This is a predicted structure of an 81-nucleotide RNA (transfer RNA) from Paludibacter sp.
RNA sequence: GCGGCAGUGGUGUAAUGGUAGCCACGCCAGCCUUAGGAGCUGGUGCCGAGAGGCGUGGGGGUUCGAGUCCCUUCUGCCGCA
Numbered sequence: 001g002c003g004g005c006a007g008u009g010g011u012g013u014a015a016u017g018g019u020a021g022c023c024a025c026g027c028c029a030g031c032c033u034u035a036g037g038a039g040c041u042g043g044u045g046c047c048g049a050g051a052g053g054c055g056u057g058g059g060g061g062u063u064c065g066a067g068u069c070c071c072u073u074c075u076g077c078c079g080c081a
Base pairs, nucleotide, nucleotide: 001080002079003078004077005076006075007074010025011024012023018064026044027043028042029041030040031039045054046053047052057073058072059071060070061069
């Protein structure tokens, strides 16, 4: 240099072009306990007082609608030379 694969919450990971975040871990609160652990219940992206807005590596495009399709770019891995 050329080709391929991957990038989603704090972490891993799912999601057929149709509510972004399933499931698990972690974390927070409560219950339980003398206390802790285990277990059980609920909660858990960001901004905002709220209404609401934003969010799938970055930027752009297609579409009524994009994590998903197209272009470009960054990072990592694999292969070729």
It matches the Rfam family "tRNA". Rfam classes the family as a transfer RNA.